This is a predicted complex of two RNAs, RNase P RNA and transfer RNA, with 416 nucleotides together. The coordinates come from a structure-prediction model, not an experiment, and the mean pLDDT is 77. It holds a member of the Rfam family "Bacterial RNase P class A".
RNA sequence: AACAGCAGUUGUUCCGUCGCUGCUCCCUUGGGAGGAGAGGAAAGUCCGGGCAACACAGAGCACCGUGCUUCCUAACAGGAAGGGGCCUUGAAAGAGGUUACGGCAAGUGCUACAGAAACAUACCGCUCCGCAAGGAGUAAGGGUGAAAACGCGAGGUAAGAGCUCACGCCGUAGUGCAGUGAUGCACGCGGAGGUAAACCCCACGGGUUGAAAGACCAAAUAAACCGAGGCUUGAGGGUGGCUCGCCCGACUCGGAGGGUAGGUCGAUAGAGGUUGGUGGCGACAUCAAUCGUAGAUAAAUGACGGAACUCGACAGAACCCGGCUUACAGACUGCUGUUUUUU
RNA sequence: GGCUCCGUAGCUCAAUGGAUAGAGCAACUGCCUUCUAAGCAGUAGGUUGUUGGUUCGAUCCCAACCGGAGUCA
Repeated sequence: AACAGCAGUUGUUCCGUCGCUGCUCCCUUGGGAGGAGAGGAAAGUCCGGGCAACACAGAGCACCGUGCUUCCUAACAGGAAGGGGCCUUGAAAGAGGUUACGGCAAGUGCUACAGAAACAUACCGCUCCGCAAGGAGUAAGGGUGAAAACGCGAGGUAAGAGCUCACGCCGUAGUGCAGUGAUGCACGCGGAGGUAAACCCCACGGGUUGAAAGACCAAAUAAACCGAGGCUUGAGGGUGGCUCGCCCGACUCGGAGGGUAGGUCGAUAGAGGUUGGUGGCGACAUCAAUCGUAGAUAAAUGACGGAACUCGACAGAACCCGGCUUACAGACUGCUGUUUUUU
Repeated sequence: GGCUCCGUAGCUCAAUGGAUAGAGCAACUGCCUUCUAAGCAGUAGGUUGUUGGUUCGAUCCCAACCGGAGUCA
């Protein structure tokens, strides 16, 4: 220097005219002036929280979710720092990447085909007994399979076998030490598979419904008619999958029919942004200064003209916020790796 | 704006985690018929929406995307 990967930042700019949606001011019912007007994902709606109603949200069962540890946070399935496993590189120490990672040493299920046998079994083979048929022992060897008695050596044996021993591998809900902890190390014990993104068990968490929640104002009227149930001996409702409990309760359900269908709030100053200091490995916390930053309801953010360059990607708010995931041309910054050149 | 569900051959649908994913209609070939239809016999046609994961093994279980329906005042 080029290329690749990862992480972060940014993601056209300027001027004029005319429009569109809010806001402020002035004259005054029609105008004028000023100023503001999409994103890092506004997206998917996958998590969590705020907020609102239902009892200031109660109990049990069921159901759903999460799943190594500690911490951060309003909270989370998010994040930070670690632990274990796996992969790559390396002689090793180590380095880098990745990981939905409680329990199959509680129970049940499944484990096709093949294979003698898929969890307690002997097909071939080996050894012993027996004339033979066959019987007994045996998981060292063969064969099947994704998976078959831990590997290898020695001892041992009729032949064999963790049967015993050394070394190694794996597990440990035994003990000790270190660590907040996951866990690690040492000793001891054990070695009859896998599967929980199978039922299930354990621990923790979750009340339900979502702004079409909900609150208020205005307008309107049939508070009539028909049928059924009920009026404190309680119909029905709040109440959501069930049961209980609590509360409201004089009306409720069905039929046929009539009226109205406009507006305000919720709703944009919030777990807010930026800069700096302090604490912490870090996520983050805290203090100070500073900034004002869309709010529609059929729904605005556009059009035209001119100028510049590297000719501009994905994409358009609808209650708000924190994450995650997905989409994204180009530019810039940092780190790592490879190759080439120079010193 | 919220919620729920679905995606398998050209169409309509099946398939308990287990061998090469099946059925009807449609398509094609042959037979039959003077010819067509019907009938009979056969054949082809599938990245199970896409990608990744769990598992020995995935249409099935899990996650993220893509596409399409339904429902709520």